About this RNA
A computed fold for a 92-nucleotide RNA from Limimaricola pyoseonensis, annotated as Glycine riboswitch aptamer. NCBI's taxonomy places the organism under Bacteria, Pseudomonadota, Alphaproteobacteria, Paracoccaceae, Limimaricola. It matches the Rfam family "Glycine riboswitch aptamer". About the family: This family represents the bacterial glycine riboswitch.
């Protein structure tokens, strides 16, 4: 110097579903009804789908599954991907 991985930060890309209805003095605020969505976070492994010698059993993880939170005009979040800057770890 080179190659992988993970971390803060800064740029950019980034889905889905109610501008539902009644009420309260307007409202993106509260009540109260109904109805939806999954891609912050949090749960779970019963189907899925991948590891893990992995057909069966078991385990862990998921962009599966729950939908507790959260969210369904724009803003703003937002998994995740893509550069830049700096750190740390392994390998050579």
């Nucleotide at each position: 110097a080179c190659g992988g991985c993970c971390c803060c930060g800064c740029c950019g890309g980034g889905a889905g579903a109610g501008c539902g209805c009644g009420g309260g003095a307007c409202g993106g605020u509260c009540c109260g009804c109904c109805g939806c969505c999954g891609a912050a976070g949090g749960a779970g492994c019963a189907g899925u789908c991948g590891c893990g010698c992995g057909c069966c059993c078991c385990g862990c993880g998921a962009u599966c599954u729950c939908u507790c939170a959260g969210g369904c005009a724009a803003a703003a979040g937002g998994a995740c991907c893509g550069g830049c800057u700096g750190g740390g770890c392994c390998g050579c």
The sequence was found by an Rfam model in a public genome assembly.
Its mean pLDDT, the model's own confidence on a scale to 100, is 77.